[in-house]
RNA sequence: AGAGUUUGAUCCUGGCUCAGGAUGAACGCUGGCGGCAUGCCUAAGACAUGCAAGUCGUACGAAGUACCCCAAAGAAGUUUUGAGUGCUUGCACAAGAGACGGACUUGGAUCAGUACUUAGUGGCAGACGGGUGAGUAACACGUGGGUAAUCUACCUCGAAGACUGGGAUAACAAUUAGAAAUGGUUGCUAAUACCGGAUAAUUCGUAAUCGGAAAACUGAUUAUGCUAAAAGGAGCUUCGGCUUCACUUCGAGAUGAGCUUGCGGUGUAUUAGCUAGUUGGUGGGGCAAUGGCCUACCAAGGCAACGAUGCAUAGCCGAACUGAGAGGUUGAUCGGCCACAUUGGGACUGAGACACGGCCCAGACUCCUACGGGAGACAGCAGUUAGGAAUAUUCGUCAAUGGGGGAAACCCUGAACGAGCAAUGCCGCGUGAGUGAUGAAGGUCUUUGGAUUGUAAAACUCUGUUGUAUGGAAAAAACGAUUAGGUUAGGAAAUGAACUUAGUGUGAUGGUACCAUACCAGAAAGCCCCGGCUAACUACGUGCCAGCAGCCGCGGUAAUACGUAGGGGGCGAGCGUUAUCCGGAUUUAUUGGGCGUAAAGAGUUCGUAGGCGGUUUGGUAAGUCUAAGAUUUAAGGCUGGAGCUCAACUCCAGUUUGUUUUAGAAACUGUCAGACUUGAGUGUGGUAGAGGCAAGUGGAAUUUCUAGUGUAGCGGUUAAAUGCGUAGAUAUUAGAAGGAACACCAGUGGCGAAGGCGACUUGCUGGGCUGUUACUGACGCUGAGACACGAAAGCGUGGGGAGCAAAUAGGAUUAGAUACCCUAGUAGUCCACGCCGUAAACGAUGAGUACUAAGUGUCGGGAAACCGGUGCUGAAGUUAACACAUUAAGUACUCCACCUGAGUAGUACGGUCGCAAGGCUGAAACUUAAAGGAAUUGACGGGCACCCGCACAAGCGGUGGAGCAUGCUGUUUAAUUCGAAGAUACGCGAAGAACCUUACCUAGACUUGACAUCCCCGGCAAAGCUAUGGAAACAUAGUGGAGGUUACCCGGGUGACAGGUGGUGCAUGGUUGUCGUCAGCUCGUGUCGUGAGAUGUUCGGUUAAGUCCGAUAACGAGCGCAACCCUUAUCAUCAGUUACUAACAUGUAAGAUGAGGACUCUGAUGAGACUGCCGGUGAUAAACCGGAGGAAGGUGGGGAUGACGUCAAAUCAUCAUGCCCCUUACGUCUAGGGCAACAGGCGUGCUACAAUGGCUGACACAAAGAGAAGCAAUCCAGUGAUGGUGAGCAAAUCUAUAAAAUCAGUCUCAGUUCGGAUCGGAGUCUGCAACUCGACUCCGUGAAGCUGGAAUCGCUAGUAAUCCUGAAUCAGAAUGUCAGGGUGAAUACGUUCCCGGGUGUUGUACACACCGCCCGUCACGCUAUGAGAAUCUGUAAUACCCGAAGUUGGUAGCCUAACCUUUUAGGAGGGGGCCAAUGAAGGUAGGACAGGUAAUUGGAGUGAAGUCGUAACAAGGUAUCCCUACGGGAACGUGGGGAUG
Repeated sequence: AGAGUUUGAUCCUGGCUCAGGAUGAACGCUGGCGGCAUGCCUAAGACAUGCAAGUCGUACGAAGUACCCCAAAGAAGUUUUGAGUGCUUGCACAAGAGACGGACUUGGAUCAGUACUUAGUGGCAGACGGGUGAGUAACACGUGGGUAAUCUACCUCGAAGACUGGGAUAACAAUUAGAAAUGGUUGCUAAUACCGGAUAAUUCGUAAUCGGAAAACUGAUUAUGCUAAAAGGAGCUUCGGCUUCACUUCGAGAUGAGCUUGCGGUGUAUUAGCUAGUUGGUGGGGCAAUGGCCUACCAAGGCAACGAUGCAUAGCCGAACUGAGAGGUUGAUCGGCCACAUUGGGACUGAGACACGGCCCAGACUCCUACGGGAGACAGCAGUUAGGAAUAUUCGUCAAUGGGGGAAACCCUGAACGAGCAAUGCCGCGUGAGUGAUGAAGGUCUUUGGAUUGUAAAACUCUGUUGUAUGGAAAAAACGAUUAGGUUAGGAAAUGAACUUAGUGUGAUGGUACCAUACCAGAAAGCCCCGGCUAACUACGUGCCAGCAGCCGCGGUAAUACGUAGGGGGCGAGCGUUAUCCGGAUUUAUUGGGCGUAAAGAGUUCGUAGGCGGUUUGGUAAGUCUAAGAUUUAAGGCUGGAGCUCAACUCCAGUUUGUUUUAGAAACUGUCAGACUUGAGUGUGGUAGAGGCAAGUGGAAUUUCUAGUGUAGCGGUUAAAUGCGUAGAUAUUAGAAGGAACACCAGUGGCGAAGGCGACUUGCUGGGCUGUUACUGACGCUGAGACACGAAAGCGUGGGGAGCAAAUAGGAUUAGAUACCCUAGUAGUCCACGCCGUAAACGAUGAGUACUAAGUGUCGGGAAACCGGUGCUGAAGUUAACACAUUAAGUACUCCACCUGAGUAGUACGGUCGCAAGGCUGAAACUUAAAGGAAUUGACGGGCACCCGCACAAGCGGUGGAGCAUGCUGUUUAAUUCGAAGAUACGCGAAGAACCUUACCUAGACUUGACAUCCCCGGCAAAGCUAUGGAAACAUAGUGGAGGUUACCCGGGUGACAGGUGGUGCAUGGUUGUCGUCAGCUCGUGUCGUGAGAUGUUCGGUUAAGUCCGAUAACGAGCGCAACCCUUAUCAUCAGUUACUAACAUGUAAGAUGAGGACUCUGAUGAGACUGCCGGUGAUAAACCGGAGGAAGGUGGGGAUGACGUCAAAUCAUCAUGCCCCUUACGUCUAGGGCAACAGGCGUGCUACAAUGGCUGACACAAAGAGAAGCAAUCCAGUGAUGGUGAGCAAAUCUAUAAAAUCAGUCUCAGUUCGGAUCGGAGUCUGCAACUCGACUCCGUGAAGCUGGAAUCGCUAGUAAUCCUGAAUCAGAAUGUCAGGGUGAAUACGUUCCCGGGUGUUGUACACACCGCCCGUCACGCUAUGAGAAUCUGUAAUACCCGAAGUUGGUAGCCUAACCUUUUAGGAGGGGGCCAAUGAAGGUAGGACAGGUAAUUGGAGUGAAGUCGUAACAAGGUAUCCCUACGGGAACGUGGGGAUG
């Protein structure tokens, strides 16, 4: 940093997809170790069990235990002895005994002391720490300020004080209620609990004076009034007091908190108005404090398009991820703040709470219950259950850090520190290293040679990280405390305090990190991918199946894309997949996009807010710039270092954006003041115009009516019909009526903002342009909302109505025709008033200003210069291209509108406007990989132009009708073998099926085979002949004797193999057809174009021709054309047998003979024809026309020759061949049958239908070819086919009758003397064999058919037509095929039309290329969605009812220790009761909003082969499209106006 994907290809627009990074992840496969991190994202669901907040006896009374005391009892142990035992003979062990000792146990006594424990009173803590993110769009958070409007326990510092009294109450005891929880009554008692009094201030209140301050207020001074405490605890004491901890008041600090404020961070306008304590004031209350915080009264304010209010969503930040950055996304862990603690409400206590492990009340839920009543709250740590794709142990310790209490020891601490589980992440290490070629074996592939796995393995040598075992072994510990000292200050001293020295002692982790030693290569590799993107290929299996797939796409028998294997690539204790975020995506564009045609300029003007704004002077300092300060917690990031062996990780130092304060600068922007004239406007002189509104007037035309003339049609169409007309139409003349529109002028002419405006005259009125330069002095530009105008159609009311004309009716057309065409015809079109508000409302181009080559047409002004409009051509420049180009789509600036893939859809819902039709605003679910623009090459067009062809036309003859032949289809069959299928299959493969052929069927046989090669064995034997069986093959027997004996011949055997007309012509080679003998198809270099491509090859002529000439950004070249080849037409030369015969000779029946080489002919070589010559035309060209000469004239005729390519054209059955298939058969042999069937249909032919003829007779003229298993003369026989005989000939020698024609006769228009099918009989020939199934002959029979419908074929000259001849194949079997000659026409004006082709051009939505593409209804399946009677749920309010706890206020026939008094009692104060206010939950009511479900219903989307049509793309067959109205199964049709796309 890019890549893939729209197309036949290209450029562009534009979406989709991929490669990267990340995660609190999950899933699949796999899994060695360690370090550091992280771990319910879902149900703020419910929770069993344990623990998570206590502590203080140095505040207090009390209770208990132990010791101390007495009595009994007497263990361990110590000491003195010591029977004995072991033996190394001086050392051990040792029962037992004595003394000391006093544990344990039991009973008592005493409340004096000591120590300890603790329920209760009391103090402090419990508001921290820990959890969670439900709520919250807010001063909740972040950041910067304010607090002169405030509070702050414990802590620190300073100052002062601590005097004197009192009454109770828990505990406890007794009694009593209750199941329990929990109480009631009576009696006793203490305090650092509670209360009174004294004293007291620089506290507080009030007042005054002085100073400060804008005010509120504040400092100092004075006066006056109010207000405090625990004589406490502990230690020491020489009893005087001292020390310490607590206590009270004041001041200050620190810390923490409250309140307030500027700025900042979200979606929706399909939420536009919200607000009644609401906004402000005064008085009062309340609070720590300001404040409508609360209350009474007064005023009517406050917020909002710079988005109020509502709804939805959401804890915020430091930061994390990503990114080049700007940004985007996120808010786990760690840190700061906030909020919450089952749901809702409330206060109490307190320095601090409206309190997670406190209280009261209400609701839901769970549990206990004796049914009366109670208890509870894991969003603390573990753990359970549920939910979920998914998230851990009911662990250890207070050792450290921190917190609470305490004087302290110490206690508590699921905070914390640690361990456990999990590859969840990051980082590190390992699974060995070296040598090792016979390149082992095995696997895979193979062209069978080999290649690869692969130095990989084995083998040898080495190492020991990790592992296993053993041993050693940390740092983290410093305190505090305590013991013994010391120093300092004060004190009379002691205790104590602070500091200090040396000891003692403290580790959950954990015997862990780490270290040492020993041992063994031993115990440790997988996952994904290999068509392109994207690194990496082969084989087999499968056969649009199974499957893959992120996108494009792969799979239908040779899959690098599926599955498996081998090999390879990538990463590696992980690898893939899924999900999500950023990136790539400049695909929301500030950086950094667009809007003529791709999505996108509002139909147009005016103008409000807003944005932007000419020249100049001075001031200011808001923006801007500079410097310094404050703050920006820590962590994180970056840079530089350091510590764990490295790294991750951790530590240290530095640095980074923002906000704010102060000071400075003054160019630019802003602002204030002043000036200017060029922007803008005004005045004034002219001027053009379908500009607008109103009134009046005019002529032409259509129609109708009246009257006249006049007679049979008119009208309409491609053609018709409906219609009108003898009741007089149409036509024509005259007159009248009425409505609508204004010919010519008329013009890419004019005017207007746009829509739009067209006869003439008058009135009223808007704007422009130009000349002049007098005036104002920036007054300007744009413009969200708003207002106004706005074609046609349509709507309302009232008129009007000639023509035209949706709808409608009829007639045509058509398969149908709800259309196009015709005849009628109503709304409407017109007017007035009022709505509607849309068009392809277009230049598909918003408005304004400035600048940037020219040329030219036209309109207006001006004397000119010039100015203002409206067009064309073009430079630079721009553009994807097309194109635009001073009228910009160029270069810049300002402002506004709009766009972000296609479809769904300008649809739904909501809102709003409208009488309605509808307009404006305007989605989503879902589907999809494209949709689209411009240009290119083709192909196509019921587009255009030019040209050609037996293409049409002009002609001649046929086919289609008949019979027959032949091929095909269909049907039949045991089989009717197979192939060929428009042209380009069908007398085709087949140049010839009785057997064979033969591939098919039936039946019978063979299995290394009918044929080939190799190996082994045997052999005198093989073929042939004969006999038997048999349908034959074959089998058996005999005969026979080739070839071989190296066994090469024969037979047998074994397996490799043979064999296959079995499949695939869509795996192929070769060959062939066709377009088409059409004139085309390409290349190199150059040039043009971003490119596909173009140019050349186009253009003007010309040609049969891309043939040639000329022009020309092309110049050349190749394959085709032509020529070269064959044949034919003329001549020459050479050569003359079997051919020929002119002359000479012989001779006749005859070139028969001699002879000749002249002629014909034969066959070889040459010549000739080249537009060469002449004239004309043409451009002095190419060429064409005419002519001459010539046998032949413009390619002389004919043939061979077939460019690049098209049709997956034909052929696996000519042959060859890959792959697949069969192998006692899908191979081989044999007999018989079939390919020959026969209702029907089609093609190609033959013969005819007759007189241009048939029949009979006579008679003339060819060419080419064939012949030995052959052609056969002659003669004989037969009516004949033919038979017998066999001269000649391997051929210019022999073998065949040419026919039509011609001459003569006959038939006389008929189913015939035409026609010959069919059938009967008799034969001939071929052949082993003519039944199925041959040809021919003779006799007889004598069918259809009298010239052929629609349609269709061939042919342009020696051609058509007609006549005969020959050949191949072949035993035999042509009406077919190929070839030969004979006779021998007609016509072509011409290119409009049909068909085919070529070239150019044009349109295109086609590219499988019109046999294309494609639209809509209907039917079926599936998907999401709108409406919907209704129904369910929720949210936030409103009104009313009820009203818990609590708070506040009031009240009195209640209760009451301290204080007071006038003391049997009263008062103050307190408690309780009642009343009132407020008040959560609850209830009722009507609405609002949101969501779910829903019979039915609407359209939408989608789905290889459904139905109906054919609307669009070509002039798409009626040009298309837009708005509107009506109509119709459907696409659609028609009317009105508009656009050209």
Molecule: small-subunit ribosomal RNA
Organism: bacterium